[in-house]
C1' cells in the first nucleotide's frame, strides 16, 4: 500500500429491576447486539384446501457448486481499473418486432452529399474537413482520372472444424471482405422462480349478551346418491374447491387471562470430506421472554478513560452506523 | 406489521429522459393617489430531500440513506 478475521472496558461492594428453582428466605441461578435499527430480500410457523390451473402482475438474468431457501455465499470465466497486491461489475436478447435519439449537422439507419478531389460536364468519389455521445472496421502498401475490401499484409469481427474445460469460455486452423449506429435502469421478448395475508396471525378458557329489531335474497328439480341456480369464503380477474343460510343497517354489550414464546434448518469442540462456501460423525452445553414493558443506579479501584447504539413470534443473509484495541495473508 | 410522500417563503404542476424547471398566493421595485388599499407594469427567488449508478443527457429511470405522514 492491499485485503480478511476476532473483541467492544475490566475487578469488587451495596441498593433495585425482570424470570425460574426450592428448603418461601436477608436464599440460589440466569438476564441485549455485532449490527438487537433499517423492514430491503428469503424462509419456519399460523389460518385461508392438501396450496391446486390459466391469464395477469412482479422479481430475477456469465458458469458451477453450496442452502431448508434467497436477489445470498464460494469457486471459475470474461470485461474494466489499478505499476501491482487487489477491487468493482442489472454480466440473456436491438440480427423478433416496436419506440426514442434534443442542440448541432448535408444526413441519426430512410436514403443521401454541404465544402472538396476527378471528369470526356453526363457524371463518378465517399479518402480528407467539418457537426456530434454516436456517422457503413482500424494501421500501412498497392492501386486509380479521383477513390473505394477494389487487392494483399498485420490487427478487429463473423461463420466453421478439432483440442483442453463439467460448463462458462479459451487457444489453434479454415472460410468470409465486413454483415450495416446507440438505447432493453424505453415498452418488450426468451429462461427461471413467486398462492393470499400476516403474532394485531391463530388456539383455548372466563365474562357480557338478546336465536334482539328493521330491510333485502332464491329456490326448483330428483332415480333421495345428487344435479341446476343463489350467497359467503378463497381476491387482480377466470376457473375450481369449501360452506348453507347469507347481506346491510339500528341499538346494545365485552375488549380480562392462557398458550402460541424460547430445544433451535441451535451453540460449541475433535475428527474427516471439500480449494471454498459448506457437509457428515461423535462428544459437551442449555444461553433474556418482558406485557406500560427487566437488564439499572451509587461507591472504590486499574488502564489506552469506553464508539454506534436497546431484544417483543423465531432463523439464514444484504444494507446502513461503528472510538479504540489485538491478529492473519498478499 | 404494512403503506404513502418529500419541487421557490406557503399550496400545489410538471405525459413515454432532451431549450421544461413553472402557476397561484406572498416579497422587492416602478406606476396612480393628497395618502394607504385595491387595480396595472417589471424583477428576484430553486443543488427539484442527500449520496451513488444507467444514459451522450436524470426533477423523470434503479439502488442506498435521511425525514414526515397515515393504517
Nucleotide at each position: 500500500g492491499u485485503u480478511g478475521g476476532c473483541u467492544g472496558g475490566g475487578c469488587g461492594a451495596u441498593c433495585g429491576c425482570u424470570a425460574g428453582c426450592u428448603u418461601u428466605a436477608u436464599g440460589c441461578u440466569a438476564g441485549a447486539g455485532g449490527a438487537a435499527a433499517g423492514u430491503c430480500c428469503g424462509g419456519g410457523c399460523u389460518c385461508c384446501a392438501u396450496a391446486g390451473a390459466g391469464u395477469a402482475c412482479g422479481a430475477u438474468g456469465c458458469c458451477a457448486g453450496g442452502u431448508a431457501a434467497u436477489g445470498c455465499c464460494u469457486g471459475g470465466g470474461c470485461a474494466a481499473u489499478g505499476u501491482a497486491a487487489a477491487u468493482u461489475g442489472a454480466c440473456g436478447g436491438c440480427u423478433a418486432g416496436u419506440g426514442c435519439c434534443a442542440c448541432a449537422g448535408a444526413a441519426a439507419c430512410c436514403a443521401a452529399a454541404c465544402c472538396g478531389c476527378c471528369u470526356u460536364c453526363g457524371g463518378g468519389u465517399a479518402a480528407g474537413g467539418g457537426u456530434g455521445a454516436a456517422a457503413a472496421g482500424g494501421u500501412g502498401c498497392g492501386g486509380u482520372a479521383a477513390g473505394a475490401g477494389c487487392g494483399c499484409a498485420c490487427c478487429g469481427c463473423a461463420u466453421u472444424a478439432u483440442u483442453g474445460g463439467u460448463a462458462a469460455c479459451a487457444a489453434u486452423g479454415a472460410u468470409g471482405g465486413c454483415a450495416g449506429g446507440g438505447u432493453a435502469a424505453a415498452c418488450c421478448c426468451c429462461a427461471u422462480c413467486g398462492g393470499g395475508a400476516g403474532c394485531a396471525a391463530g388456539a383455548c378458557c372466563a365474562a357480557a349478551u338478546a336465536u334482539a329489531g328493521a330491510u333485502c335474497u332464491a329456490g326448483a328439480g330428483u332415480u333421495c346418491g345428487c344435479u341446476c341456480g343463489c350467497a359467503u369464503g378463497u381476491u387482480a380477474c377466470u376457473c375450481g374447491c369449501a360452506u348453507g343460510a347469507g347481506a346491510u343497517u339500528u341499538g346494545g354489550g365485552u375488549a380480562g387471562g392462557u398458550c402460541g414464546c424460547a430445544u433451535g434448518a441451535a451453540a460449541u469442540a475433535a475428527u474427516g470430506g471439500g480449494c471454498a462456501a459448506c457437509c457428515a460423525u461423535u462428544g459437551u452445553u442449555c444461553u433474556a421472554g418482558a406485557u406500560a414493558g427487566a437488564u439499572g443506579a451509587u461507591c472504590g479501584u486499574c488502564c489506552u478513560c469506553g464508539a454506534c447504539a436497546g431484544a417483543a413470534c423465531c432463523c439464514g443473509g444484504c444494507u446502513u452506523a461503528c472510538a479504540g484495541g489485538c491478529u492473519g495473508a498478499c | 406489521g404494512c403503506g404513502a410522500g418529500a419541487u421557490a417563503g406557503c399550496u400545489c404542476a410538471g405525459g413515454c429522459g432532451g431549450u421544461c424547471a413553472g402557476a397561484g398566493c406572498g416579497u422587492c421595485g416602478g406606476a396612480u393617489u393628497c395618502a394607504u388599499a385595491a387595480c396595472c407594469c417589471g424583477g428576484a427567488g430553486g443543488u427539484c430531500g442527500a449520496g451513488a449508478g444507467u444514459u451522450c443527457g436524470a426533477g423523470u429511470c434503479u439502488c442506498u440513506c435521511u425525514c414526515u405522514c397515515g393504517c
Predicted 3D model of RNase P RNA and transfer RNA as a complex of 401 nucleotides. Rfam match: Bacterial RNase P class A. Its family is annotated with dimeric ribonuclease P complex, tRNA processing and ribonuclease P activity in the Gene Ontology. The prediction has a mean pLDDT of 76.